[in-house]
Record summary: Predicted 3D model of a 110-nucleotide RNA (SAM riboswitch aptamer (S box leader)) from Mesobacillus subterraneus. Its Rfam family is "SAM riboswitch aptamer (S box leader)". Rfam links the family to the GO term regulation of gene expression. Rfam describes the family as follows. The SAM riboswitch is found upstream of a number of genes which code for proteins involved in methionine or cysteine biosynthesis in Gram-positive bacteria. Lineage of the source: Bacteria > Bacillota > Bacilli > Bacillaceae > Mesobacillus. The model forms 97% of the base pairs in the Rfam consensus. The sequence was found by an Rfam model in a public genome assembly.
RNA sequence: UUCUUAUCCAGAGAGGCAGAGGGUCCUGGCCCUGUGAAGCUUCAGCAACCAUCAACGUUCAGUUGAAAAGGUGCUAAUUCCAGCAAGUUUUAGAACUUGGCAGAUAAGAA
Numbered sequence: 001u002u003c004u005u006a007u008c009c010a011g012a013g014a015g016g017c018a019g020a021g022g023g024u025c026c027u028g029g030c031c032c033u034g035u036g037a038a039g040c041u042u043c044a045g046c047a048a049c050c051a052u053c054a055a056c057g058u059u060c061a062g063u064u065g066a067a068a069a070g071g072u073g074c075u076a077a078u079u080c081c082a083g084c085a086a087g088u089u090u091u092a093g094a095a096c097u098u099g100g101c102a103g104a105u106a107a108g109a110a
Stems, first nucleotide, its partner, number of pairs: 001110008013043005021032003026083004044075003049071002052066005079102001084099006
């Protein structure tokens, strides 16, 4: 980098350095930001994917639970919202539902 599977309306922030952008990218919105963005860093926290432990299960697969020491991840707004397709409601504007695309994270594979 690519592929596969699972999840994505929950949860959790302060300090220091830095100094103008940020919310992957594009388009359109909306929002955050000199009362300090990105990035780096210290400490703290959240969650429970992997790993761990226990019960069930003949075993495997798996299900449920515990814990939070280990490997990751995360700590504005639903992945901030929409974009493509189908459908529902509506006089219309528009609203909503489902799926898809793209993305993020984990585990595995090439």